[in-house]
The RNA shown here (small-subunit ribosomal RNA) has 1431 nucleotides and comes from an uncultured prokaryote. The RNAcentral record of the sequence draws on ENA. It matches the Rfam family "Bacterial small subunit ribosomal RNA".

């Protein structure tokens, strides 16, 4: 300290969301100890049971029960006498007498029970916190001080009796104590009156005198010995302590009373009658309408009255940089509450948690007629809930109540225990150990990782477990003995101090010490796509599932699940909740508001806030100092507690606050006293659609009326309803009515805005110049409030020409409740009167000051010139535009600010919901102001970029249209696809850019399909291992369609004799797969498009995405090129470099020529022809170098360029003409069936071999082509002229046979050498416009040729047969020159061929282009977007 997440991508606004801390918590899944802490937050529901407040015999009266002693009587016995009958009997039991002793339970009366402890329901309040005041007060016990404690009665409980009552309890007699009551005396004193002094803060306090007035009390206990008295026990008396009473002071504690602070809601705006105040009186400790009777009519309220919600407050706690937020559990101040409402006694205190009364729900007992209770005390128990403990020990200690005290009580407290509910400490080992071990995972099969982890050696003993020891917490107090001081008369008592000694511990044999044994008993949990540290494999297939937010999952998921691994934290760790924080996301610190939310529609203007200059006073506010508070505890420090942390002690800061006082006087406030520059105000002007009423005017529409005049108007994209021969539309004149004012006219003026437009009165407001001797701060702004407010809409009454919501009708349309068209009501107009909105917008509140300029334009006013006005030049005020600084998220604002500053008003705070519902005010109504909430999403908006788009715009191109030629779309036939059919019709291409494509050749093979029949280390690689023969094979037989199977034969590799190489057979590893994924992929290839684009380094511009360059002026096929230019350059692409053709030159002449020269035949009378040789290399040709063509000349045109346009020359002119070549990139484009290749699948099969059949199948769509439909042709004759290939398992010539295909047959030829080679033109004859001498499918018949095999399914051949069809609908395609169109020829593939296809050759050889408005494709340049899987 930030991150994510709206877009292609950016900047900004803006919500949503995440890391953090913390918690009385709950959940989930885990768990060893031990400290210190915490624990019903929910139903202030309901409660069995036990406790939780008592004490005091030294106030008082009885006096149970126990023991001693003692009288008397039973009774029992050991012993002892015995007349054996029986007697006595220590002794013990029992009852009794009486005397002491103890004191239980309960009652008298004192104190205490008003604190302690709980809980958080009430309360919004002087209830809390602060910090004052009580001259308006009181205070049990305790301190100190002064005095005093005398004389008397009479009762009442207990106890006892007598009665009701189930029971709680009550009533009646008698009988009795006191520190219980009562009365009397005394009066330091108080009180109340009077007088007097003094003081202060208003009422008043305080002090002094006073013959006056009222008014007090209790004993108890303890020691003592002199006098007295004595019922002999004591008292009187002196004396200590306890008590009481009066007064006073003091401490504590309470009470009342003020200022100040701390929740929401105005959709709660007016409350209030004891209410507000007085006067009198009760009443309180007391002050007060506190209560009451009269009087008066007041009080509070926008500084929030009243009403409603909600909530104990606080010290502090928790966040947080900090200001702030949120919060009051435990601890500690306070207040309020005790079943729920009231209500008083009692007391020092109460309206009383465990106390009374009365009312009420509820429970519980009852003889039904009555009673009894109160866990928001500690435990505990239902119940409720996500959740919150023991029915424990103990007064040891600290504290409290009583008590003189010892000592009782004490669920306060101290302890223990239950819960990982917090925080904090320890622990689950430690060193050493590499064949990096097994197992896991993961792999590219190499290997990596877990991982020095483990094992395995060596240690160590925390903690838990066993055994022994064994603390502090305890010090008072009592006893017992001593010492010392006081009080006293006193060595007596008592009281304090002190010494010795005994005595007292719930926890607990607990902490802690010491030994022992042993790594032995001790990890878990969430997480791993980003935000966030941590990645792989399987499964899984938008399924199951995950998710705080974006978001993951649809066959390769680092996100779902489960494993290895990792991160991360640790007895925990995740998860929900919930608070603060990030969140500058209420902004005081520290925000906005032209377009993102968000300026009131304008004004006047109350209240409030803000104020000019000097200058005297004060001293609110500020500013310092000093006193005092500010509780302890918390936090911060520093020290302590053997060490450290939680925890605690000590002390110091520090508590940023209030109050008091002392002090400054600059600012602000407030009181004066001035000034004049802010406001204002008087005198003079011109400008202006400014506002109100009244008259007046022309033009145009329409209507009527009367005239010309006829057949159509009128409207539209076209068109029709509706109007016209009843005379319409058009034209003339004449009249009515109503609304509205052209031209001027202008980002001109006017006004607060909404607004205002012939003219001409009248009545009126505001601005703005000049000029000034007045006033003297009177201002600025402005919640409410009041006032004006377009249109449309209301209510009344007037008016209605044109327009025109509603509403007919006709078009349009798929429909068309519209858009066009005919007609048309309200409404538009006038008057009064409502309504109160607007994109009421400059989307920009008002005012006041201040910052550089330019140029317009209104209106005055100065200077200069002028007879004069105009120019020009300065000023004030108004309205525009561009632009400096500046400022904005950018657009953009820019002295008329969106700058800079200050005043004061409104106004937002994520989108929808929704400016809605409710309510409340206005309104006749419509409807207007004010104005939520559930619930939903992760955005929703702004401004700018680059891109697509657009039935936006500009410029350009392209056989893109248009001008042409031929075509397709009809027939027939080929040949692809669809479908349909099958056992199979094997698969793949599907707008352009699949469809004569892959396939440049399906009878069999191909061949991937089907059906049958076989094989299973395999048809085919490579390794191993064992075993055989030994080549492999060959040939013979059966079986069969083959393949295979089954048998059977014959020859046989090399060799150092150990082998070795091959080869079979079996296993083993592995092959194989035209088997799926072209959306996993490499490569390649269409396509846009051979379109002219596409980027880039630098630098420069923007906050940034980005731009610039690449735009822009020319020009071009072209981002070619020139120029200009914040760019300068460079890259892939364009061009050119390459190959082909077109001219020439040189070189080279064989297999190419063949002119000229000479020869040989042969024909001719000859000239001279044919033909063959030599010699030749002139031409042609062939194939190697070169040369030309560069806008190079010239005009003319352009910017002096680039360049265009004519022209010369030339074979060829401005890219000559054709090829190859295909930027960055789109399209998940096509191929996994050419190969490659990742996952996935099959393995006696999804492989592999065969043999048949399919891929040729056929109501029927389609594309792509042949060939026709004829005379520019057909048929027959006749006769010319080509390139390009191509050939040895081959081209194959003369010849020969056959109508022909073709056979026979073979010269010559590996080919510039031989061979294969032209058609249509040409030139004659028929044929005469017909389904024909067109046309040729379909069929029959016979052939030929490949070829193991033409049924299914081959091409050609004769012969015969002779179907469609007379130029083809909508609609569509090719071509710009040697092209189109026509005409033939050759390859590849291939045994052959369905070739009409492809790919090349040459031969004849055309027409046309005005032009770019149009369709379609594209290129640049704007421009609009709410589009970006991009129309």
């Nucleotide at each position: 300290a930030g991150g994510g997440u709206u877009u292609g991508a950016u900047c900004a606004u803006g919500g949503c969301u995440c890391a953090g801390a913390g918690u009385g918590a709950a959940c989930g899944c885990u768990u060893g100890c031990g400290g210190c802490g915490u624990g019903c937050a929910u139903u202030a529901u309901g409660c069995a049971u036990g406790c939780a407040a008592g004490u005091c015999g030294a106030u008082c009266g009885g006096g149970a029960u126990u023991c001693a002693c003692u009288u008397g009587g039973c009774u029992c016995u050991a012993u002892u006498c015995u007349u054996c009958g029986g007697a006595a009997g220590a002794g013990a039991g029992c009852c009794u007498u009486g005397u002491g002793a103890u004191g239980a339970g309960a009652g008298u009366g004192g104190c205490g029970a008003a604190c302690g402890g709980g809980u958080g329901a009430g309360g919004a309040a002087c209830a809390c916190g602060u910090g004052g005041g009580c001259a308006a007060u009181c205070u049990g016990c305790c301190c100190c001080c002064a005095a005093g404690u005398u004389c008397g009665g009479g009762a009442c409980a207990g106890c006892c009796u007598c009665g009701g009552g189930a029971a709680a309890c009550c009533g009646g007699g008698a009988u009795u104590a006191a520190u219980a009551c009562c009365g009397g005396a005394u009066g330091u004193g108080a009180u109340c009156g009077u007088u007097c002094a003094u003081c202060g803060c208003a009422u008043g306090g305080u002090g002094a005198a006073u013959u006056g007035u009222u008014u007090a009390a209790a004993g108890g206990u303890g020691g003592g010995g002199a006098u007295c008295c004595u019922u002999c026990g004591g008292g009187a008396c002196c004396u200590g302590c306890c008590g009481c009473u009066u007064a006073g002071g003091g401490a504590u504690g309470a009470g009342c009373c003020c200022g100040c602070g701390g929740c929401c809601c105005a959709u709660c705006a007016g409350c209030u009658u004891g209410u507000u105040g007085g006067u009198a009186g009760g009443g309180u400790a007391a002050c007060g309408g506190c209560c009451u009777a009269c009087c008066a009519a007041g009080g509070c309220u926008a500084u929030u009255a009243c009403g409603g919600g909600u909530a104990g407050c606080u010290g502090g706690u928790c966040u947080g940089a900090g200001a702030g937020g949120a919060u009051g559990g435990u601890c500690a101040g306070c207040a309020a509450c005790a079943c729920u409402g009231g209500g008083a006694c009692u007391g020092a205190g109460a309206c009383a948690c465990u106390g009374c009364c009365c009312a009420g729900a509820c429970u519980c007992c009852u003889a039904c007629g009555g009673g009894a209770g109160g866990c928001u005390g500690c435990a505990g128990u239902c119940g409720a809930g996500a959740a919150u403990c023991a029915u424990u020990c103990g007064c040891a200690a600290u504290g409290c109540a009583c008590g003189a005290a010892a000592g009782u009580g004490u669920g306060a407290c101290g302890a223990u225990g239950c819960g990982a509910c917090g925080c904090c400490g320890c622990g689950u080992g430690g060193a050493g150990g590499a064949u990096g071990a097994a197992g896991g995972c993961c792999u590219u099969c190499g290997g990596g990782u877990u991982g020095u982890a483990a094992a395995c050696u060596c240690c160590u003993g925390u903690c838990a477990u066993g055994a022994g020891g064994g603390a502090a917490a305890a010090a008072u107090g009592g006893u017992a003995c001593g010492g010392g001081u006081g009080g006293u008369a006193a060595u007596a008592c008592c009281a304090c101090c002190u010494g010795u000694a005994u005595u007292u511990g719930a926890u607990g044999g607990u902490a802690c010490c010491u030994c022992a044994a042993a790594a032995g008993g001790a990890a878990g949990c969430c997480a791993c796509g980003g935000c966030u540290a941590a990645c792989u494999c399987u499964g899984u297939g938008c399924c199951a599932g995950c998710a705080g937010c974006c978001g993951c999952g649809g066959u390769a998921a680092u996100a779902c699940a489960g494993a290895g691994g990792u991160g991360g934290c640790g007895a925990g760790c995740g998860u929900u909740g919930c608070u603060c924080g990030g969140a500058u996301u209420u902004a005081c610190u520290g925000g906005g508001c032209g377009u993102a939310a968000a300026g009131g529609g304008u004004g006047c203007g109350u209240a409030g806030g803000c104020g000019g200059c000097a200058u005297g006073g004060u001293a609110u506010g500020u500013c310092g100092g000093a006193u005092g508070u500010g509780a302890a505890a918390u936090c911060u420090c520093a020290c302590c507690g053997u060490c450290a942390a939680a925890c605690g002690g000590u002390g110091a800061a520090a508590c940023u606050g209030c109050a008091u006082u002392c002090g400054a006087a600059a600012c602000u406030g407030c009181c004066g006293u001035g000034c004049u520059u802010g406001a204002g105000g008087c005198c003079a002007g011109g400008a202006g659609a400014g506002g109100a009423g009244a008259g007046c005017g022309g033009a145009a529409u329409u209507c009527c009326u009367g005239g010309u005049g006829u057949a159509g108007a009128g409207g539209u994209g076209a068109a029709a309803u509706g109007c016209g021969u009843a005379g319409a539309u058009a034209u003339c004149g004449a009249g009515a009515g109503g609304a509205a004012c052209a031209c001027c006219g202008g980002u001109g003026g006017c006004g607060a805005a909404a607004g205002c437009g012939g003219c001409u009165c009248u009545c009126u407001g505001g601005a703005c110049u000049g000029a000034u001797a007045c006033u003297g701060a009177c201002g600025c702004u402005g919640a409410g409030g009041c006032a004006c407010g377009a249109a449309a809409g209301c209510c009344a009454g007037g008016g209605g020409a044109g327009c025109a919501a509603a509403a007919a009708g006709g078009a349009u349309u798929a429909g068309a409740u519209a858009c066009c068209c005919u007609u048309g009501u309200a409404g538009u107009c006038c008057u009064g009167g409502c309504c109160g909105u607007a994109a009421a917008c400059g989307u920009u509140g008002u005012g006041u000051a201040c910052u550089u300029g330019g140029u317009g334009u209104g209106g005055g006013c100065g200077g200069c010139u002028u007879u004069g006005u105009c120019c020009c030049c300065g000023u004030c005020c108004g309205u525009g535009c561009c632009g400096u600084a500046g400022c904005u998220a950018a657009c953009g604002c820019g002295u008329u600010a969106a700058g800079u500053a200050c005043a004061c008003c409104g106004c937002c705070u994520g989108g929808g919901g929704a400016g809605u519902a409710c309510g409340g005010c206005c309104g006749c109504a419509a409807g207007g102001c004010u104005a939520a909430a559930a619930c939903u999403c992760a955005a929703a908006g702004g401004a700018a970029u680059u891109g697509a788009c657009g039935g936006g715009g500009g410029c350009c191109c392209g056989c893109a249209c248009a001008a042409g030629c031929g075509g397709u779309g009809g027939a027939g036939c080929a040949u692809g696809u669809g479908g349909c059919u099958u056992a199979a019709u094997u698969c793949g291409a599907u707008g352009c850019a699949a469809c004569g494509c892959g396939a440049a050749g399906a009878a069999c093979c191909u061949u991937a399909c089907c059906c049958a029949g076989g094989c299973u280390u395999g048809a085919c690689a490579u390794u191993c291992a064992a075993c055989u023969g030994c080549a492999c094979g060959c040939c013979c037989c059966g079986u069969g369609a083959a393949a295979g199977c089954g048998g059977g034969g014959a020859a046989g590799c090399c060799u150092u004799c150990g082998a070795g190489g091959g080869u079979g057979u079996u296993g083993a590893a592995c092959a194989g797969g035209u088997g799926c994924u072209g959306c996993a992929u490499g490569g390649c290839u269409g396509u846009c498009g051979u379109c002219a684009g596409c980027u880039c380094g630098u630098g420069c511009c923007g906050u940034g995405a980005g731009g610039u360059g690449u735009u822009g002026g020319g020009u071009u096929a072209a981002g070619c090129c020139c120029c200009g230019c914040a760019a300068c350059g460079a890259g892939c692409g364009c061009a050119a470099c390459c190959c082909u053709u077109g001219u020439g030159a040189u070189u080279a002449g064989u297999u190419g020529c063949c002119a000229c020269u000479u020869u040989g035949g042969c024909a001719g009378a000859a000239a001279u022809g044919c033909u063959g040789g030599a010699a030749g290399c002139a031409c042609u040709c062939u194939a190697a170098c070169c040369a030309g063509a560069c806008u190079g000349c010239c005009c003319g045109u352009g910017a002096c360029a680039a360049g265009c346009g004519g022209g010369a020359g030339g074979a060829a002119g401005g890219u000559g003409g054709g090829g190859a070549u295909g930027a960055c990139g789109u399209c998940a484009a096509g191929u996994c069936c050419g190969u490659a290749u990742g996952g996935c699948c099959c393995u006696u099969a999804u492989g592999c071999c065969c043999a048949g059949g399919g891929c040729u199948g056929c109501a029927c769509a389609c594309g792509u082509g042949c060939u026709a439909c004829a005379a520019u042709g057909g048929a027959c004759g006749g006769u010319a002229c080509a390139a390009u290939g191509c050939g040895a398992a081959g081209c194959a010539a003369g010849a020969c046979c056959g109508c022909g295909a073709g056979g026979u047959g073979g010269a010559g030829c590996g080919a510039a050498u031989c061979g294969u080679c032209a058609a249509a033109a040409c030139c004659g004859u028929c044929c005469u416009c017909a389904g024909u001498u067109c046309g040729g499918a379909u069929u029959g018949g016979a052939g030929u040729c490949u070829g193991c095999a033409a049924c299914u399914c081959g091409a050609c051949u004769c012969c015969a047969u002779g179907a469609a069809g007379c130029c083809g609908g909508a609609a569509u395609c090719g071509c710009u020159a040697g092209u189109a169109a026509a005409g033939g020829c050759g390859u590849a593939u291939c045994a052959g061929c369905u070739a009409c296809g492809a790919c090349g050759c040459c031969u004849u050889g055309a027409a046309u282009a005005c032009g770019u408005u149009c369709c379609c494709g594209g290129g640049c340049c704007u421009u609009g977007u709410a589009c970006a899987c991009a129309c």